[in-house]
Predicted 3D model of a 177-nucleotide RNA (Lysine riboswitch aptamer). Its Rfam family is "Lysine riboswitch aptamer". The literature on the family includes a 2003 paper in Proc Natl Acad Sci U S A by Grundy et al., "The L box regulon: Lysine sensing by leader RNAs of bacterial lysine biosynthesis genes".

């Protein structure tokens, strides 16, 4: 003094991510209860089944008209907390919700994907054109690596190209000299 694997610290991207609260619209004049009329043998919870109700002695169920009349999950001004694999999915597994099965939902263990943010299409949950997830396309943007141009500075621009277990900056521990 280099150097690479290895450890630690500390940052950067921008409408950053997640969380908790949250006026508030929204959902809905909806489900829901009364009422009026017409229909009615089937109806009830995501799907099967079981249970309940209810049928020719029509109060089960559906529709109309009148009158009352909601919450829930999602969004969210705004405040506040933890952070930059912040976070979001997929497959499998195993646990709770279920009287059973499936499915869904929530929690967690493994492996794999995804640098990020917007727009657009298809699907899909959702009351919804909100919003969220998955797939393609675009177009911004950061970051490194090649490569070309340019620099009186140590940059700037432009093309291709990768991924975040990256990067960039100290420290520290191999190793080499």
């Nucleotide at each position: 003094a280099u150097u690479u694997c290895c450890g630690a610290u500390a940052g950067a991207g921008g409408c950053g991510c997640a969380g908790u609260a949250a006026a508030g619209a929204u959902a809905a004049g909806u489900a829901c209860c009364g009422u009026u009329c017409c229909a009615g043998a089937g109806g009830c919870c995501g799907c099967c089944a079981a249970g309940c109700c209810g049928c020719c002695c029509g109060u089960a169920u559906g529709g109309u008209c009148c009158g009352g009349a909601a919450a829930a999950g999602g969004c969210a001004a705004u405040a506040c907390u933890g952070c930059c694999g912040a976070a979001g999915g997929g497959a499998a597994g195993c646990g709770u919700u279920c009287c059973g099965g499936c499915a869904g939902a929530c929690a967690u263990u493994u492996c794999c994907c995804u640098g990020a943010u917007u727009g657009c299409a298809u699907a899909u949950u959702g009351a919804a054109u909100a919003a969220g997830u998955a797939u393609g396309c675009a177009a911004u943007u950061g970051u490194c690596a090649u490569c070309a141009u340019u620099c009186u500075u140590a940059u700037a621009u432009g093309a291709u190209g990768g991924a975040g277990u990256g990067c960039u900056a100290u420290c520290g521990a191999c190793a080499u000299u």